Molecule: small-subunit ribosomal RNA
Organism: uncultured prokaryote
RNA sequence: UCAGAACGAACGCUGGCGGCAGGCCUAAUACAUGCAAGUCGAACGCCCUCUUCGGAGGGAGUGGCAGACACGGGGGUAACGCGUGGAUACCUAUCUAGAGGUGGGGGACAACAGUUGGAAACGACUGCUAAUACCGCAUAAGCCCUACGGGGGAAAGAUUUAUCGCCUUAUGAGGGGUCCGCGUUGGAUUAGUUAGUUGGUGGGGUAACGGCCUACCAAGACGACGAUCCAUAGCUGGUCUGAGAAGAUGACCAGCCACACUGGGACUGAGACACGGCCCAGACUCCUACGGGAGGCAGCAGUGGGGAAUAUUGCGCAAUGGGGGAAACCCUGACGCAGCAAUGCCGCGUGAGUGAAGAAGGUUCUCGGAUUGUAAAGCUCUUUCAGCAGGGAAGAUAGUGACGGUACCUGCAGAAGAAGCCCCGGCUAACUCCGUGCCAGCAGCCGCGGUAAUACGGAGGGGGCGAGCGUUGUUCGGAAUUACUGGGCGUAAAGCGUACGUAGGCCGUUUGACAAGUCAGAAGUGAAAGCCCUGGGCUCAACCUAGGAACUGCUUUUGAAACUGCGAGACUAGAAUUCGAUAGAGGUAAGGGGAAUUCCUAGUGUAGAGGUGAAAUUCGCAGAUAUUAGGAGGAACACCAGUGGCGUAGGCGCCUUACUGGGUCGAUAUUGACGCUCAUGUACGAAAGCGUGGGGAGCAAACAGGAUUAGAUACCCUGGUAGUCCACGCCGUAAACGAUGUGUGCUAGUUGUUGGAGGCUUAAGUCUUCCAGUGACGCAGAGAAAUCAUUAAGCACACCGCCUGGGGAGUACGGCCGCAAGGUUAAAACUCAAAGGAAUUGACGGGGACCCGCACAAGCGGUGGAGCAUGUUCUUUAAUUCGAAGCCACGCGAAGAACCUUACCAGCCCUUGACAUACCAAUCGCGAUUUCUCGAGAGAGAUUUCUUCAGUUCGGCUGGAUUGGAUACAGGUGCUGCAUGGCUGUCGUCAGCUCGUGUCGUGAGAUGUUGGGUUAAGUCCCGCAACGAGCGCAACCCCCACUUCCAGUUGCCAUCAUUUAGUUGGGCACUCUGGAGGAACUGCCGGUGAUAAGCCGGAGGAAGGUGGGGAUGACGUCAAGUCCUCAUGGCCCUUAUGGGCUGGGCUACACACGUGCUACAAUGGCGGUGACAGUGGGUCGCAACAUGGCAACAUGGAGCUAAUCCUCAAAAGCCGUCUCAGUUCGGAUUGUUCUCUGCAACUCGAGAGCAUGAAGUUGGAAUCGCUAGUAAUCGUGGAUCAGCAUGCCACGGUGAAUACGUUCCCGGGCCUUGUACACACCGCCCGUCACACCAUGGGAGUUGGUUUUACCUGAAGACUGUGCGCUAACCUUUUAGGAGGCAGCAGGCCACGGUAAGGUCAGCGACUGGGGUGA
Repeated sequence: UCAGAACGAACGCUGGCGGCAGGCCUAAUACAUGCAAGUCGAACGCCCUCUUCGGAGGGAGUGGCAGACACGGGGGUAACGCGUGGAUACCUAUCUAGAGGUGGGGGACAACAGUUGGAAACGACUGCUAAUACCGCAUAAGCCCUACGGGGGAAAGAUUUAUCGCCUUAUGAGGGGUCCGCGUUGGAUUAGUUAGUUGGUGGGGUAACGGCCUACCAAGACGACGAUCCAUAGCUGGUCUGAGAAGAUGACCAGCCACACUGGGACUGAGACACGGCCCAGACUCCUACGGGAGGCAGCAGUGGGGAAUAUUGCGCAAUGGGGGAAACCCUGACGCAGCAAUGCCGCGUGAGUGAAGAAGGUUCUCGGAUUGUAAAGCUCUUUCAGCAGGGAAGAUAGUGACGGUACCUGCAGAAGAAGCCCCGGCUAACUCCGUGCCAGCAGCCGCGGUAAUACGGAGGGGGCGAGCGUUGUUCGGAAUUACUGGGCGUAAAGCGUACGUAGGCCGUUUGACAAGUCAGAAGUGAAAGCCCUGGGCUCAACCUAGGAACUGCUUUUGAAACUGCGAGACUAGAAUUCGAUAGAGGUAAGGGGAAUUCCUAGUGUAGAGGUGAAAUUCGCAGAUAUUAGGAGGAACACCAGUGGCGUAGGCGCCUUACUGGGUCGAUAUUGACGCUCAUGUACGAAAGCGUGGGGAGCAAACAGGAUUAGAUACCCUGGUAGUCCACGCCGUAAACGAUGUGUGCUAGUUGUUGGAGGCUUAAGUCUUCCAGUGACGCAGAGAAAUCAUUAAGCACACCGCCUGGGGAGUACGGCCGCAAGGUUAAAACUCAAAGGAAUUGACGGGGACCCGCACAAGCGGUGGAGCAUGUUCUUUAAUUCGAAGCCACGCGAAGAACCUUACCAGCCCUUGACAUACCAAUCGCGAUUUCUCGAGAGAGAUUUCUUCAGUUCGGCUGGAUUGGAUACAGGUGCUGCAUGGCUGUCGUCAGCUCGUGUCGUGAGAUGUUGGGUUAAGUCCCGCAACGAGCGCAACCCCCACUUCCAGUUGCCAUCAUUUAGUUGGGCACUCUGGAGGAACUGCCGGUGAUAAGCCGGAGGAAGGUGGGGAUGACGUCAAGUCCUCAUGGCCCUUAUGGGCUGGGCUACACACGUGCUACAAUGGCGGUGACAGUGGGUCGCAACAUGGCAACAUGGAGCUAAUCCUCAAAAGCCGUCUCAGUUCGGAUUGUUCUCUGCAACUCGAGAGCAUGAAGUUGGAAUCGCUAGUAAUCGUGGAUCAGCAUGCCACGGUGAAUACGUUCCCGGGCCUUGUACACACCGCCCGUCACACCAUGGGAGUUGGUUUUACCUGAAGACUGUGCGCUAACCUUUUAGGAGGCAGCAGGCCACGGUAAGGUCAGCGACUGGGGUGA
């Protein structure tokens, strides 16, 4: 990170039908229009219409009931709001068991009429009137108040005459109010909050208790079990996920709450402080005649807006339910239905059978085939769904059906109308081709794509699901990744630096008692729906429905008493105390001591001293250093000294004294659980640092100077100030570490050491045991491992602290502490897919041990300087063809570029082609050769001569050849050596590289292969959890060195003849040739070693320890080299990137580098003399010899197809001369005359003669080769080749020096160690700076939200007071007065608003700080 499940979803592609369900999650944003609450004439009067004159209907109003239900959305609310369980100081319209009553009066106000104001809304005045409207009086069973004397209070009628009402009281049901226990989000970077606050008394108020309100009194109340504050949020039944515990959630349905434009307020009423009522204030919208008015969809539809996104301005009251009514009935966007959209769940269909020529087409291909695929077509069937037609319900107990001609039934036609989406690299089921070429793109994670992509895009095929399929978002799961179930903390993140100790948590043995926790029984409750079980109904299912179970909870009650708890009593094993010993750098203070450094004084004494890798700065002739004596001062205490001691930790080290803490051992008694741990807190706490005052010898940050260095703000040196020291006061941190919290118990041992005790022994001592510390090893066990292991990281218990990916960051902000430095507490945005631990194998190390090599050293000779040759770079050019690039390119491919070669350039030609195969046609040859014309040539056109295909079944049949034609194709030294084969280089002829089985380890891996010896060697021996084996090493192969046998020409000649001559006879002894053998093995002796392997010395031997040389190159490394040897995939060109030709180029030339040759001279040059080799080569050849020429060479030419002839002369050597000079050195360069090869020497060959006679006098830094027949030096041959060699390959002649040794340089092998490397040190990686982007801190300020305090203002309203104005009911002693009421006024309360000061949060902000990311 993914696979699962879920969703009120959205988006993309697609879309046949039905049932059931759900459908603004965002703007509690603003709303046009219609509807959503009325009803009653059986309470009342009035008006109107109709009338069959009986009456019927309608309208506004008075009055009654209902508009507190139903419906809506979730803003507010962290609250007794909700849930659950209790309680009662209460109320209750309609309904209801019951009891009692309903008598007699009165005055008004609407409507209405008139007048009148206003645009309207709506009023004003006068007058009339009814009631179940209003008001007295009477009565009072029961009711209420009471001071117990008494006092108070009702009613309504209507009519169809049977009822319905009305009043009082009261029971119940249902509903409501209030109070309480428990539960109910995050933040402490919110720790203190509170004045009506907490309680009391009196009074008021309420239906009711209550600081609910008020006066007075007291000073309380809440809070670490989290008050207050901030943020977020309606709560629940339930829903989703999960094995569960639990996490997330609160759409639909149901219960409760709160809200109804925002804020405040009351009225009415049984019930409201009232969604579709009222008043006021505010914002907004609308009307207006500008004076004033009206409004509130978070009801149902609907509109704008917002948004990724959510429906019709539908039908009906038929059903269910609600309001009114006696009822008929009326109202009801509650509700019942229909409409829209695959939004979800469930069901069905899109056909079934047969059908191999395995059709066509597609795809692929190794071209054979395979696959699509029984799939299709064809044939035979069926008709669900949809369509058409006919019939036609239940839902309705009398009537009444929106749905609806619907569900359902029957019939008809025809395979007919009905399939898509995603995926196919791994996780994860499913593979190929083409295109593309780090582009385009994909991607949930890992990651794919740079020319062969199963990962991008298309196609074919396949997989999955299916009317859907994918994507996105969200939740749970997986995640034991917050761990209650169920995690950790030595090294991965994580033990506070240490101790004391408060709250809290936990706590020894035992006896009664209680019953809070605990356990058991019973009762109540835990709404319904949902989940689960068993049935039932729709054809099934989804869905609906009946019953049951469950709801793990709370409350009450009855019991039990083991455990925990509370209280009482007892005990001694924990803990503490007492006595006696005892060790100790435990602490504090005072005093004392010697050694040393430095300084001062004096003496001796003279030129240096000091310091370093080496120096210098520095000190010193004004006398240092050194040395002697004396003095001063400060700091620290050598040896003893020890994984020894003490202390809680930090820490403590000269001696003495005083004071003092703790520990250990032994013994007896005492107390009687007094104990353990410890949030907050308190104390201690290295070094550095800070403050004040002292002190200051040495040392020594900073600083200065000298060195080192590219630099050297360092390391080294010379100086040197804070500081280090003391006193007092701060700081409070360290890798404060055993990286290991404290306490207790349990779990093998061995061995050392410190303190104490005991046994034995006469003692010294020794032994054994016990306790307390401190170390090493080790079993079980633990652990990821390494490791830990009675001093646990084992097994358990108790308590505390801490951790939850890396970075950002122990940072910012805020708080607290501090004089400061800073400490402590402690985030987020953003960013990465890792960071990390332990171990493994390699590689690497200016790590270690051992060993080897011309690796160094010791030597000899070179290169680097000169001239020339040759290769390369660079440059130039039409072209200077291409490749090779540190070692491992550069006298390399190239064993030989004048043409050719040749691949390059310019020009001119060809297009089935210079070359191969196949087809057709023609011809029978082909080939060689002569001459001519044109042309630079290729080529084109004529022409002469020679020659006249093969087989045959006798068929122009077959083969072969040539020419012509057409098409497949040829052709390419074009690209890719990073697609490859093959071959090769290199590490390296280094001694290594592996496997099987076993064993060890969770594993990667280890062991073997390590170790002790030894070797050239992983060579051999010994040992060993290893035992064996393979590829390498060695040997087997070839050459050389000795020898035997065989053979004896072209080789040889000792003996016998012979010759100028082994010339000839002869011979094969010798040399030699070429075949087969022998010989060398540490075999023998001595020493050494471990009695081994081996090593050293010796003998013998031609040769001695691998005798010398060659061939032979393990597993692998370098994407080493080569597509231009060859082969080959892919790509590219095809009248050209192919083919032919002429000329040119590869040979250029400022430089630079590599490899060589020749020199610089006397170890030499020149001249003379003259002996000795070996390998090879030769008929298109080597050529003796002769002649000519100074010579290159020419002419003639014996011999030789080679142990026969030729090449062939070797050269260094020896003798003479030159005498140190740019020469008798050196030979470049140039002139000139020639020679040879060749079609042809201009560009561009080699050689000869004469003349010319350059640089160069031994070569800077640096660097190469070589260890014996080697280096050095000398010549000779060969390949290639017409010609051309200083190169390459080979051959012999002469023939040295040195190696002490392995410290160092380079390379390699083995073991070990460290590692943050694994592309492996040419690795990795840190910080600044520059640029871009991102988030964030500070920031003068500025804008807004929220909240607090103080003050001002004071609408409406209720309350209180007043009420001289007004006033129908009642009273009276009646021109009137009183009671009562109203307006008005006043007061306190209070919403909005205002002023001022704060708190807090957020936005913006010039500038600025750090952080992150980026090739």